């Protein structure tokens, strides 16, 4: 620095009281919270095949690096009429 971020996907075992980044809120939790760890999924950044009008688009795939599996990034901040810009964060690269 670009690029997405209303979609999509969970059981188990260990653990034993927190957790949703931060403020307020709202909500999950001993009908078991963060964490580790198995297996299973989602998704398609990076990949990998193929075509084309080839610095790039399209379609198809999932071996392999990631990341993900409450609730829009749970709302919430600033301009503001806003599913709009930006700012913060979170993944990729």
């Nucleotide at each position: 620095u670009u690029a997405u971020c209303a979609a999509g996907a969970a059981a188990g075992g260990u653990g034993g009281a927190g957790g949703g980044a931060u403020u307020g809120g709202c909500c999950c939790u001993g009908u078991g919270a963060a964490a580790c760890c198995u297996u299973a999924g989602c998704a398609a950044c990076c990949c990998u095949u193929a075509a084309a009008u080839u610095u790039u688009u399209u379609a198809a795939g999932a071996a392999g690096g990631u990341g993900c599996u409450a609730a829009u990034u749970c709302c919430u901040g600033c301009u503001a009429a806003a599913c709009a810009g930006c700012a913060a964060g979170a993944u990729a690269a």
Molecule: SAM riboswitch aptamer (S box leader)
Organism: marine eukaryotic metagenome